The prediction has a mean pLDDT of 75.
Bacterial RNase P class A from Leisingera sp. ANG-M7, 406 nucleotides, folded computationally.
Taxonomically the source falls in Leisingera (Bacteria, Pseudomonadati, Alphaproteobacteria, Rhodobacterales).
It matches the Rfam family "Bacterial RNase P class A". By type it is a ribozyme. Rfam's curators write: Ribonuclease P (RNase P) is a ubiquitous endoribonuclease, found in archaea, bacteria and eukarya as well as chloroplasts and mitochondria.
[in-house]
RNA sequence: GCAGAAGGCUGGAUGGCCGCGGGGAGCGUAAGCUCCGCGAGGAAAGUCCGGACUCCAUGAAGCAGCGGUGCCGGGUAACGCCCGGGCGGGGAAACCCGACGGAAAGCGCCACAGAAAUCAGACCGCCAGCCUCUGGGCUGGUAAGGGUGAAACGGUGGGGUAAGAGCCCACCGCGCCCCUGGCAACAGGGGCGGCACGGCAAGCCCCACCGGGAGCAAUGCCAAAUAGGGUCCCCGCGCGGGCAGGUUCCGGUUCGCCGGAAAACCGCCGCUAGGUUCGCUUCAGCCGAGAGGGACCGGGUUGGCAGCUUGAGCGGCGCAGCAAUGCGCCGCCUAGAUGAAUGGCCAUCGAUCCCUGCCUUACGGGGCAGGGGGGACAGGAUCCGGCUUACAGGCCUUCUGCGCGU
Numbered sequence: 001g002c003a004g005a006a007g008g009c010u011g012g013a014u015g016g017c018c019g020c021g022g023g024g025a026g027c028g029u030a031a032g033c034u035c036c037g038c039g040a041g042g043a044a045a046g047u048c049c050g051g052a053c054u055c056c057a058u059g060a061a062g063c064a065g066c067g068g069u070g071c072c073g074g075g076u077a078a079c080g081c082c083c084g085g086g087c088g089g090g091g092a093a094a095c096c097c098g099a100c101g102g103a104a105a106g107c108g109c110c111a112c113a114g115a116a117a118u119c120a121g122a123c124c125g126c127c128a129g130c131c132u133c134u135g136g137g138c139u140g141g142u143a144a145g146g147g148u149g150a151a152a153c154g155g156u157g158g159g160g161u162a163a164g165a166g167c168c169c170a171c172c173g174c175g176c177c178c179c180u181g182g183c184a185a186c187a188g189g190g191g192c193g194g195c196a197c198g199g200c201a202a203g204c205c206c207c208a209c210c211g212g213g214a215g216c217a218a219u220g221c222c223a224a225a226u227a228g229g230g231u232c233c234c235c236g237c238g239c240g241g242g243c244a245g246g247u248u249c250c251g252g253u254u255c256g257c258c259g260g261a262a263a264a265c266c267g268c269c270g271c272u273a274g275g276u277u278c279g280c281u282u283c284a285g286c287c288g289a290g291a292g293g294g295a296c297c298g299g300g301u302u303g304g305c306a307g308c309u310u311g312a313g314c315g316g317c318g319c320a321g322c323a324a325u326g327c328g329c330c331g332c333c334u335a336g337a338u339g340a341a342u343g344g345c346c347a348u349c350g351a352u353c354c355c356u357g358c359c360u361u362a363c364g365g366g367g368c369a370g371g372g373g374g375g376a377c378a379g380g381a382u383c384c385g386g387c388u389u390a391c392a393g394g395c396c397u398u399c400u401g402c403g404c405g406u
Base pairs, nucleotide, nucleotide: 001402002401003400004399005398006397007396008395009394010393012349013348014347015346016345017344018343020039021038023036024035025034026033027032041377045388046387048386049385050384051383052382053215054214055213056212066211067210068209069208070207071085072084073083074082075081086100087098088097089096090095101206102205106204107203108200109199110198123146124145125142126141127140128139129138130137131136154172155171156170157169158168159167173195174193175192176191177190178189179188180187181186219306220305221304222303223302224301229297230296231295232294233293234292235270236269238268239267240266241265247262248261249260250259251258252257271274276290277289278288279287313332314331315330316329317328318327319326320325353372354371355370356369357368358367359366360365
């Protein structure tokens, strides 16, 4: 220098003017004014996992035929996440990828092709015997070779044989047992077995572990008016309160209100124990019903407040750990809106990019000057930990391979 691998950071800058949403301070009776300070992201996104929190009256346990997770160990509030390790696969390497428990518990399936797809089976071929019109045919043996297929009932080599075959032997694979290392997944070694046991669990299933549901439009509180519902009340020219507010009346008025009274309403007292209409001829009796008036209750609607942002928080340092992470000390406060603020304009600079010219080169490119142009994906809505997806460009660190120079 080129090609590549892994990880991290960044995501236009500065200034001025106008504006928007919260907070604080000052002034003001109030409306409001002034000043100060704060105001989207690495993904705020998808809403896919895991939690906090709230309600389902409260708390706990079990089961599931329902849902999920699935090598081992560790981390964590928890996880399907992260870290470390094992095994398998890819790459020359750095490194990357893996739905990675069980197929001798059982059921089911294995398209097409092929003789045969799991109670195996024989198309071509090979070998033996017999026949023959010399092309071949029949019977038997065989599964080494060919062919089919994603997959053909262990593989390679040797012996053996009529040809062959775990028929026999060595190595590899597989199964069982033992030993060693490791917490474990697993790895290494030894012995035995002649091979019995094909694949799919991303089909049912088995095993182990986890899981109650709904979600901030959760949920709680307050106020107002209207319609409807429920419960209770309606006596006395009695007394007191009520006149703060609302209603009505009277008087005054600077037209802003001011003064007085009354009723509603509340309390007390009294006895004949309750207004009115009807059932029902009479009754201040009893019971029931209706209309009216009043008080209270509860649900819904609308609005407001809480929930709401100090938190598994962020930054720095130290310690423990391979790491994820944990612990300790110090410092910091960083949106809280609710049809939903975070914007607009101007100036200066500006990465990549485009054009022209010159220089240079290892011919990939690089440097200088002038001009043009002006920055990706995207935006909170209870909060947090992850995952996934989108993202122009720039910067840094470590590593692998090759080339060149010293």